[in-house]
């Protein structure tokens, strides 16, 4: 840095340091000294990871359920905050599906 693939409406601290900024891009519209970013604590969750039952080939493997969580990651204001393209409805709210991003896994 490309590419393939799966998820993206739940969930997570009135802790320490530390000082202005932050929500990817752009519009908005938020949050911040009642303290932002960040770093350490703690959390949550279960993609990676084991178990255990079932199903199907056929004996090792897939999917499905559960259940755990020692290590890999990753999240820890707001639907991935809202839109941003296309269709659908239309006074208008609204609705679907891309695209973009963002994480994991595996490939180059």
């Nucleotide at each position: 840095u490309u590419c393939u693939u799966a998820u993206c409406g739940a969930g997570a601290g009135a802790g320490g340091c530390a000082g202005a900024g932050g929500g990817a891009c752009u519009g908005g519209c938020c949050c911040u000294a009642u303290g932002a970013a960040g770093c350490c604590c703690g959390g949550c969750a279960a993609c990676c990871u084991a178990a255990a039952u079932g199903u199907a080939u056929a004996u090792a493997u897939a999917c499905a359920u559960u259940u755990a969580a020692u290590g890999g990651u990753g999240c820890u204001a707001a639907u991935u905050c809202c839109a941003g393209c296309a269709g659908g409805a239309a006074u208008a709210a609204c609705c679907u599906g891309a695209a973009a991003g963002a994480u994991g896994a595996g490939a180059g």
A computed fold for a 108-nucleotide RNA from Clostridium tyrobutyricum DIVETGP, annotated as SAM riboswitch aptamer (S box leader). The organism belongs to Clostridium tyrobutyricum, within Bacteria. The prediction has a mean pLDDT of 82.